[in-house]
């Protein structure tokens, strides 16, 4: 220098162009003499950055950044 892959709440992650999902963790309540377990509710994401296409983009296209991998 070139090819490919990855980037989504604190962690791990799902997501056929049409309200961003689940589990764990966190907070509150119920339950207990207390803790744990269990049950219910809640907070937390502007989807790595910028631009384009579209009525509408996490999703399609282009550039960039970071990481991984292969070739030279």
């Nucleotide at each position: 220098g070139g090819g490919c892959c990855u980037a989504u709440g604190g962690a791990u992650u799902a997501g056929u162009g049409g309200u961003a999902u689940a589990u764990c963790g966190c907070u509150u309540g119920c339950u207990u003499g207390g803790c744990a377990u269990g049950c219910a509710a809640g907070a937390g994401g502007u989807c790595g950055g910028g631009g384009a296409u579209u009525c509408g983009a996490g999703u399609u296209c282009c550039c960039c950044u970071a990481g991984g991998u292969c070739c030279a």
Predicted 3D model of a 72-nucleotide RNA (transfer RNA) from a Promethearchaeota archaeon. RNAcentral holds the sequence, with entries from ENA. The prediction has a mean pLDDT of 83. It matches the Rfam family "tRNA". Its family is annotated with triplet codon-amino acid adaptor activity in the Gene Ontology. The family's RNA type in Rfam is transfer RNA. The organism belongs to Promethearchaeota, within Archaea.